Context: one part of a larger RNA
RNA sequence: CUGGGUGUAAAGGGCGUGUAGGCGGGGAAGCAAGUCAGAUGUGAAAACCAGUGGCUCAACCACUGGCCUGCAUUUGAAACUGUUUUUCUUGAGUGCAGGAGAGGAGAGUGGAAUUCCUAGUGUAGCGGUGAAAUGCGUAGAUAUUAGGAGGAACACCAGUUGCGAAGGCGGCUCUCUGGACUGUAACUGACACUGAGGCACGAAAGCGUGGGGAGCAAACAGGAUUAGAUACCCUGGUAGUCCACGCCGUAAACGAUGAGUACUAGCUGUCGGAGGUUACCCCCUUCGGUGGCGCAGGCUAACGCAUUAAGUAUUCCGCCUGGGAAGUACGCUCGCAAGAGUGAAACUC
Numbered sequence: 001c002u003g004g005g006u007g008u009a010a011a012g013g014g015c016g017u018g019u020a021g022g023c024g025g026g027g028a029a030g031c032a033a034g035u036c037a038g039a040u041g042u043g044a045a046a047a048c049c050a051g052u053g054g055c056u057c058a059a060c061c062a063c064u065g066g067c068c069u070g071c072a073u074u075u076g077a078a079a080c081u082g083u084u085u086u087u088c089u090u091g092a093g094u095g096c097a098g099g100a101g102a103g104g105a106g107a108g109u110g111g112a113a114u115u116c117c118u119a120g121u122g123u124a125g126c127g128g129u130g131a132a133a134u135g136c137g138u139a140g141a142u143a144u145u146a147g148g149a150g151g152a153a154c155a156c157c158a159g160u161u162g163c164g165a166a167g168g169c170g171g172c173u174c175u176c177u178g179g180a181c182u183g184u185a186a187c188u189g190a191c192a193c194u195g196a197g198g199c200a201c202g203a204a205a206g207c208g209u210g211g212g213g214a215g216c217a218a219a220c221a222g223g224a225u226u227a228g229a230u231a232c233c234c235u236g237g238u239a240g241u242c243c244a245c246g247c248c249g250u251a252a253a254c255g256a257u258g259a260g261u262a263c264u265a266g267c268u269g270u271c272g273g274a275g276g277u278u279a280c281c282c283c284c285u286u287c288g289g290u291g292g293c294g295c296a297g298g299c300u301a302a303c304g305c306a307u308u309a310a311g312u313a314u315u316c317c318g319c320c321u322g323g324g325a326a327g328u329a330c331g332c333u334c335g336c337a338a339g340a341g342u343g344a345a346a347c348u349c
Base pairs, nucleotide, nucleotide: 003321004320005319006318007303008302012317014201016199017198021194022193025088026087027086028085029084030083031082033081034080035077036076037075038074039073040072041071042070048066049065050064051063052062053061054060091191092188093187094186095184096183097182098181103177104176105175106174107173108172109171110154115149116148117147118146119145120144121143125136126135162169163168206247207246208245209244210243211242215241216240220236221235222234223233258316259315260314261313262312263311266293267292268291269290270289271288272287273286274285275284276283298305299304322349323348324347331342332341333340334339
């Protein structure tokens, strides 16, 4: 390489968008590049294979045929692929009518709670723990009442609930805005799928500049514990956590399960629509999502999966190929840095 794989053994790219490429629905007509058939030329000889013959046999040698699976030219075939023209509507998209949603961005705003400040009441403790101590408090704390400041997060509702490509999204209101779903069948007429590179997005931590800073809290300090305790526990506490702009580009970025299409028993919840029935409820049918169960058949090493497949097929992409060395070294690209991406070998078992 081929083959075989990729939920848990090595292996699905973090996730989209999309270029090249690959691949692609139904009917009709043409062409003949692929494809198939015939003919001609060529495909050196030797070798190889089969047969026959020559050295007494064999090795060896000779002859005949095959082989040389190829290439070129030419004549045909037209099912399939391709290509050109034409056409269709079921794939895909648009329009119209609807309802659902923590989808995104910006602005404004609300209440509870913590902390702090001021004032009142009030007096000796408070706090913390397994027990304590550090700490706070007679300069009046803790507790309690009233007022004020400020920052951050949004109890209940809340639900294997909803939305989003993923990361993720949760008080309320307004403005701007993306997508999905249902119904209809007016329009386009295969416009589809996938997608190497590219581009965009991408939790937390971290970085740069400027703000902000209530609570929490790496580092750090102290008190304990302990043989020790650079920890677990306690009292404090700075970066950070928050905002704006710009970087970083990684996660057990997980369903450890790439995307699309078609097909293959059911039962049962739930969310959003539509239709039927009905005064309403209920019930039935259907579309889309999200769960549970399942010795239906199937798959799997087993666990398990099971119309949301890990089943049966097919198209396209990523990735794997014994363990360690190692996601290291070197080189290159990116980054302010931290580092990220790409990514070996010697040696060893």